RNA sequence: CAGACGGCACCGCCGAGUCGAUAUCCGAGCCGGGGACCCACGUGUCCAAUCGGGGUGAAUCCGCGACUGAUCGCGGUAGGGCGACCUUCCCGUCCGAACCCGUCAGCUAACCCGGUAGGCGGCCUUGGAAGAAGGA
Numbered sequence: 001c002a003g004a005c006g007g008c009a010c011c012g013c014c015g016a017g018u019c020g021a022u023a024u025c026c027g028a029g030c031c032g033g034g035g036a037c038c039c040a041c042g043u044g045u046c047c048a049a050u051c052g053g054g055g056u057g058a059a060u061c062c063g064c065g066a067c068u069g070a071u072c073g074c075g076g077u078a079g080g081g082c083g084a085c086c087u088u089c090c091c092g093u094c095c096g097a098a099c100c101c102g103u104c105a106g107c108u109a110a111c112c113c114g115g116u117a118g119g120c121g122g123c124c125u126u127g128g129a130a131g132a133a134g135g136a
Stems, first nucleotide, its partner, number of pairs: 010122005018028003029116006039106001052104001053101004061076006079095005086131005
């Protein structure tokens, strides 16, 4: 001098996942699900199939390849995040998963039931333009 690992503090990102109180229990805020009228769907005949259907989430769908299948890989894509106050545009860059309910649920006032996790980055390498707001 450089790299790696660990701890603390600070700053920041995805996400509803924060704050207050507390011996425990909890409360507020935020988030999700169930649940009327109305509306929507459905109603008859025939054929085929037995593969249900639904929820959280941006995370859907298409093509190609491998494969008995489950699944995996590649390329795109609906959609979504980030670039350090906010909005819009441009530019750049990344994600495009995973899980749950258990044959059951359209919307839905009253009402009822739950969640409030987890995972990362940084010491600046913090793009450009316009506008608004705020501060000095």

Notes:
The RNA shown here (c-di-AMP riboswitch aptamer (ydaO/yuaA leader)) has 136 nucleotides and comes from Dactylosporangium sucinum. Lineage of the source: Bacteria > Bacillati > Actinomycetota > Micromonosporaceae > Dactylosporangium. The coordinates come from a structure-prediction model, not an experiment, and the mean pLDDT is 77.